A computed fold for a 415-nucleotide RNA from Candidatus Sulfotelmatobacter sp., annotated as Bacterial RNase P class A. Of the family's consensus pairs, 94% are formed in the model. The source organism's lineage runs through Bacteria, Terriglobia, Terriglobales, Candidatus Korobacteraceae and Candidatus Sulfotelmatobacter. The RNAcentral record of the sequence draws on ENA. The coordinates come from a structure-prediction model, not an experiment, and the mean pLDDT is 77. Rfam family: Bacterial RNase P class A. The family's RNA type in Rfam is ribozyme. Its family is annotated with dimeric ribonuclease P complex, ribonuclease P activity and tRNA processing in the Gene Ontology. A source record names the gene rnpB.

[in-house]
RNA sequence: CAGCCGGACCGGACGGCCGCUUUCAGCGCUUUCGGGCGCGGGGAGAGGAAAGUCCGAACUCCGCAGAGCAGUGUGCCGGAUAACGUCCGGGAGGGCGGAUUCAAGUCCGUUCGACGGAAAGUGCCACAGAAAACAUACCGCCUCGCCUUCAUCGGCGGGGUAAGGGUGAAAAGGUGCGGUAAGAGCGCACCGCCGCGGCAGCAAUGCCACGGGCAGGGCAAACCCCACACGGAGCAAGACCAAAUAGGAAGGGAGUCCGCGGCCUGAGCAAUCGGGUUGCGGGCACGUGCCGGCUCGGUGCGUCCAACCUUCGGGUAGGUCGCUAGAGCCGCGCAGCGAUGCGCGGCCCAGAGGAAUGGCCGUCCCGCCGGAACAAUCCGGCGGACAGAAUUCGGCUUACAGGUCCGGCUGCCAC
Numbered sequence: 001c002a003g004c005c006g007g008a009c010c011g012g013a014c015g016g017c018c019g020c021u022u023u024c025a026g027c028g029c030u031u032u033c034g035g036g037c038g039c040g041g042g043g044a045g046a047g048g049a050a051a052g053u054c055c056g057a058a059c060u061c062c063g064c065a066g067a068g069c070a071g072u073g074u075g076c077c078g079g080a081u082a083a084c085g086u087c088c089g090g091g092a093g094g095g096c097g098g099a100u101u102c103a104a105g106u107c108c109g110u111u112c113g114a115c116g117g118a119a120a121g122u123g124c125c126a127c128a129g130a131a132a133a134c135a136u137a138c139c140g141c142c143u144c145g146c147c148u149u150c151a152u153c154g155g156c157g158g159g160g161u162a163a164g165g166g167u168g169a170a171a172a173g174g175u176g177c178g179g180u181a182a183g184a185g186c187g188c189a190c191c192g193c194c195g196c197g198g199c200a201g202c203a204a205u206g207c208c209a210c211g212g213g214c215a216g217g218g219c220a221a222a223c224c225c226c227a228c229a230c231g232g233a234g235c236a237a238g239a240c241c242a243a244a245u246a247g248g249a250a251g252g253g254a255g256u257c258c259g260c261g262g263c264c265u266g267a268g269c270a271a272u273c274g275g276g277u278u279g280c281g282g283g284c285a286c287g288u289g290c291c292g293g294c295u296c297g298g299u300g301c302g303u304c305c306a307a308c309c310u311u312c313g314g315g316u317a318g319g320u321c322g323c324u325a326g327a328g329c330c331g332c333g334c335a336g337c338g339a340u341g342c343g344c345g346g347c348c349c350a351g352a353g354g355a356a357u358g359g360c361c362g363u364c365c366c367g368c369c370g371g372a373a374c375a376a377u378c379c380g381g382c383g384g385a386c387a388g389a390a391u392u393c394g395g396c397u398u399a400c401a402g403g404u405c406c407g408g409c410u411g412c413c414a415c
Stems, first nucleotide, its partner, number of pairs: 001411010012364007020045005026039005047386001051397002054395005059234004071230005076090005091115001093112008116225002121223002123219003138165002140161008173191006192214001193212003197208004238321004248312005255284013285303007328347008365384008
C1' cells in the first nucleotide's frame, strides 16, 4: 500500500423560490359566544433500521375462592436489568490454526451454539455394509482334518481371531510396548471412563489420591422424564361529551247525546220499567291530515290504544382526552474486567388521524465514463442506497449506494 474479516460511527452540505402538518402571539370577518374562516409573521417537523411484529415490558379494559390435570414456553453457572428467549463474565464441549509428544494426547490462540436427563420407559437409526445394539465373520490373518502335489500353492470342511482391509454420519474405549499360532485389557504404561473420598471455587466445574480392565453406541429441534415460569385481549386498548333518524320508558294528550241490536243484571205474579257493557248507524263538539297562504266550507282519519307534545335513559355519526417530559437525550466524574449502576450539570426533541415531513433550481461533495494534458488540473455526461413515524419503551432479526476510524490476518514493495 492492497485485499479479506470483525467492531464502532456517519449515512449528503449550503442557499433561493413555491407548498404541507403543528404550535405561538397579532390583525380582519363572522358567531347560536363554545367557536369558525381568512391574511401575513415567528418556532418545531422521520430512522438506523421508523421495517418484520419474533421475544420482553409499561399502560388500559375484561376475568380471577383454592387445588389438580391438560397445554405452551424456557433449560450449564454467576451477574446486569423494570423485564426478557436480550446483554456481560465464567465453565464444559465441537470446528479451525499453531506449538509439543513415537503416538494417543496435552497446551496456546481464535471461533460456534436451545449447552438439563440416553444408567426410568417406549420408539427410531435411511443408503451402504457380513453386522446398526441380546452383537456380528464379507475380504483378510492363524490353525486342524481331508483331497491334490516331491513340497508349496490351490480346493473342500471344522475351529480361533475385531489387529489389517472394506461400508457407513456412527462399527462395541484410544495410543504405544509386551505377549500370542494369529489375535485380543490377555498383561503393563499413558490418555479416556466408572465408583469412592479429599481439596479449591458462591456455582457451573476443576485438580489430586485410592479402587475397578471397562460396563452403559447415537438421537430428547422423537414421545417422554425432571426443574422453573405462564389468565385473556390489545391505543380500532379505554374514558368523557353528544346531533339527525329509528326503537325503549314515564307523563300529558280531544266526548257526549239519540236510535236499533246482542250480552249481563235488578225490581215486579206478569205486561213492563230501570242499570251496566259492547257492536252498528246518526247529530253536535274537539284533535289532526288534505283541498300548497288565511278564514269559512268540503272531505278523510281519530277521540280505548294512537297522532302529537314534554322529560329521561341506552346508543350511532361527530368531537375531546388517552398522546407524548420519557425505564428520555447530551456532557463530565465515580464504582465495576464487563453488561451496567450512581452522582452532578445542561437540554426539550413530530404528535398527525385516509394520515404532514415535499417539489424545483443553483453551488459544492462522492463515485463512474468520455475528452484535453506527462501530471497536478479543467470540461462534459450519468449516478448517489435501504426505507419511511401512527400509544410508548428495551431487545432480536432482516434490508442498505457510499464514506470515516480502530483491531486482526494474508500478500506485495522499500529500509